[in-house]
A computed fold for a 71-nucleotide RNA from Candidatus Xiphinematobacter sp. Idaho Grape, annotated as transfer RNA. It matches the Rfam family "tRNA". Rfam classes the family as a transfer RNA. Model confidence (mean pLDDT): 83 of 100. The sequence is in RNAcentral, with records from ENA and Rfam. NCBI's taxonomy places the organism under Bacteria, Pseudomonadati, Verrucomicrobiota, Spartobacteria, Candidatus Xiphinematobacter.
């Protein structure tokens, strides 16, 4: 220099074009003398920009980040 992956809440992970979910974590609230556990709530996301489409996490192209592999 080239080719290929990956990028999704605080964290791990899910969704293959039609409302982005789970779980652990974190808010408030029940529950208990107090903590813990439990239950109920709640808030928080598609690395960035541009196409395609009635609609894009998702299809293209450009870029950033990381990780193989090859010169």
């Nucleotide at each position: 220099g080239c080719g290929g992956g990956u990028g999704u809440g605080g964290u791990u992970c899910a969704a293959u074009g039609g409302u982005a979910g789970a779980a652990c974590g974190g808010u408030g609230g029940c529950u208990u003398c107090c903590c813990a556990a439990g239950c109920c709530u709640c808030a928080a996301g598609u690395g960035a920009g541009g196409g395609u489409u009635c609609g894009a996490u998702u299809c293209c192209c450009u870029u950033c980040a990381c990780c193989c592999g090859c010169u």